[in-house]
Context: one part of a larger RNA
RNA sequence: UGACGGGGGCUCACACAAGCGGUGGAGCAUGUGGCUUAAUUCGAAGCAACGCGAAGAACCUUACCCGGGUUUGACGUGCCUGGAUGCCCCCUGGGGAUAACUUAGGUGGGCUGCCCUUCGGGGUGAAACUGGCACAGGUGCUGCAUGGCUGUCGUCAGCUCGUGCUGUGAAGUGUCGGGUUAAGUCCCUUAACGAGCGAAACCCCUGCCGCUAGUUGCCAGCGGGUCAUGCCGGGGACUCUAGCGGGACUGCCGGCGUUAAGCCGGAGGAAGGUGGGGACGACGUCAAGUCAUCAUGGCCUUUAUGCCCGGGGACGCACACGUGCUACAAUGGCGUGUACAGAGCGACGCGAAACCGCGAGGUGGAGCAAAUCGCAAAAAACACGCCCCAGUUCGGAUUGGAGUCUGCAAUUCGACUCCAUGAAGUCGGAAUCGCUAGUAAUCGCGCAUCAGCUACGGCGCGGUGAAUGUGUUCCUGAGCCUUGUACA
Repeated sequence: UGACGGGGGCUCACACAAGCGGUGGAGCAUGUGGCUUAAUUCGAAGCAACGCGAAGAACCUUACCCGGGUUUGACGUGCCUGGAUGCCCCCUGGGGAUAACUUAGGUGGGCUGCCCUUCGGGGUGAAACUGGCACAGGUGCUGCAUGGCUGUCGUCAGCUCGUGCUGUGAAGUGUCGGGUUAAGUCCCUUAACGAGCGAAACCCCUGCCGCUAGUUGCCAGCGGGUCAUGCCGGGGACUCUAGCGGGACUGCCGGCGUUAAGCCGGAGGAAGGUGGGGACGACGUCAAGUCAUCAUGGCCUUUAUGCCCGGGGACGCACACGUGCUACAAUGGCGUGUACAGAGCGACGCGAAACCGCGAGGUGGAGCAAAUCGCAAAAAACACGCCCCAGUUCGGAUUGGAGUCUGCAAUUCGACUCCAUGAAGUCGGAAUCGCUAGUAAUCGCGCAUCAGCUACGGCGCGGUGAAUGUGUUCCUGAGCCUUGUACA
């Protein structure tokens, strides 16, 4: 100087408390361990691995296993050799597994540079090809050789520097103290005076108003028209769209405070003391993670640890754990009717109306490069009716049958539909998680990946919409000051 303490003081955080909803019990989904296996590819490991890399494993992907094939190679660059041998398409065959690969033929079609030419051809040698060489290749090892990127402490309030001063020195001071703040935020004091990286602000979204603009959006007033609809003329008022501005600064008032920083209350205001949300992550810590995104040192491999193909596997199942979904019901389930969103996506696409099918879906093809057309129905809610507390009109696992769609192909191993079947489950031990407001809870919608989909995941969007806390004794983590130390 740090670190540590079942030392002290001050302070903070959904840390506890107060409250609401869960997990732990059930079924299923998914990840992991284990076991099994020819292979069940690899990585991630307390918090900070485990719906993680994977925003899409039937083939492909694919890195694993079995089998077949190949060796200048699937890909890049250069050199040498050959000489028109060449390549692509089509047709006929053989081997092979109908594959990769390999081999024989055609009177078939197409491509092939430059120079000379008597148009017969000659020379050269480009692209391509054959053979050879140098090399390619490696998701092989090392994240404890690395770059880059990332997690975490933590959006915690800290981490430092110059000069000066103090100390023999390590170092200290500044950065301490008194207040205050979300904050090393600001004020005051002061051997310190200043400064930098952080905090804040500058940026984006959202909440109010104005100006500009008025189509594809809107429709108050005027006119026309319809069973009806901004449908038409028209209009820019309103909503909205999207660009520019305004607005909030403790600015005003009162009180408290040291006359300060600031705190409490109030007015006005759409908004009040950081308005709400996001992006943004200091010096550093964990030899944290990643050599399998990529890059890269070293090592290893070179008829294989490279490359191609067929099939299998990654989906195996006595078990164990994590994360979720659906439930156990009446604040519910079912039937009928009927409203109200936002944000997105669409040409290899979204696909309307109409018709067929109980349905998944099929036929169809209008319109739309989309404020115009489509996906599209929002759902919970609301109204009416049934169920009457039961393993049920709860719950939907499992299984049988029949189908639809995608795709070369759904056996291992897809999703969805219909009929039948109807399992466990009656609110969950010890323990444990999230959340302070448009939040939790609950309800649906969209998108990426994507032929399809194992999505109940992820990322967004809106609808309905609470309870509790104004405390800091305790648990956990963190910050500052101080104290002890046989620790570094």